Model confidence (mean pLDDT): 83 of 100. This is a predicted structure of a 102-nucleotide RNA (Guanidine-I riboswitch aptamer) from Halalkalibacter suaedae. NCBI's taxonomy places the organism under Bacteria, Bacillati, Bacilli, Caryophanales, Halalkalibacter. The RNAcentral record of the sequence draws on Rfam.
[in-house]
RNA sequence: GAAAAAGCUUUCUAGGGUUCCGUUGAUGAUUGAUCAAGCCUGGUCCGAGAGAGAGCGGUACAGAUAUUCUGUAUUACACGGAAGGAUAAAAGCCUGGGAGAC
Numbered sequence: 001g002a003a004a005a006a007g008c009u010u011u012c013u014a015g016g017g018u019u020c021c022g023u024u025g026a027u028g029a030u031u032g033a034u035c036a037a038g039c040c041u042g043g044u045c046c047g048a049g050a051g052a053g054a055g056c057g058g059u060a061c062a063g064a065u066a067u068u069c070u071g072u073a074u075u076a077c078a079c080g081g082a083a084g085g086a087u088a089a090a091a092g093c094c095u096g097g098g099a100g101a102c
Stems, first nucleotide, its partner, number of pairs: 007056006015046002020043002022040001023037005057075007077097001079100001083095003
């Protein structure tokens, strides 16, 4: 700057692994290190279309008046492989409201 309408942004959680921190073990040294472990509780980190909030937006109605503002309501429903991808690595992340099923 532009767009979108089962919209967008953001916080948290279920969950996730191990780059960093921490922890544990071993080695070795004493002003500080190396290696291993995520079948190590954790902190940093990733994190839901079908989980929970918030904000903005959309839609409808009403009020007022100054070309927009305010208020109320609403924003439904949603079973789902395998395989692959990224990141250090993995996942309910992405492929994906997919392939399928009903």